[in-house]
RNA sequence: GGCGCAUUAGUCUAGCGGCCUAGGACAUCGCCCUCUCAAGGCGGGAGCACGGGUUCGAACCCCGUAUGCGCCA
Numbered sequence: 001g002g003c004g005c006a007u008u009a010g011u012c013u014a015g016c017g018g019c020c021u022a023g024g025a026c027a028u029c030g031c032c033c034u035c036u037c038a039a040g041g042c043g044g045g046a047g048c049a050c051g052g053g054u055u056c057g058a059a060c061c062c063c064g065u066a067u068g069c070g071c072c073a
Base pairs, nucleotide, nucleotide: 001072002071003070004069005068006067007066010026011025012024013023018056028044029043030042031041032040049065050064051063052062053061
């Protein structure tokens, strides 16, 4: 330098172009329970790597960039 794969919350993960202003688990915060803690119950906050494009409509398709991994030279 070329090619391929991956990138969704603090962590892990699901997600047929419309049923999704994105679901689950752990963590975190609040409340309940308890003499207290743990466990348990209820609830809250928090995410589509970034920039463009296609489309009536994009986490999903296309292009570029970034990061990581791999292959080739």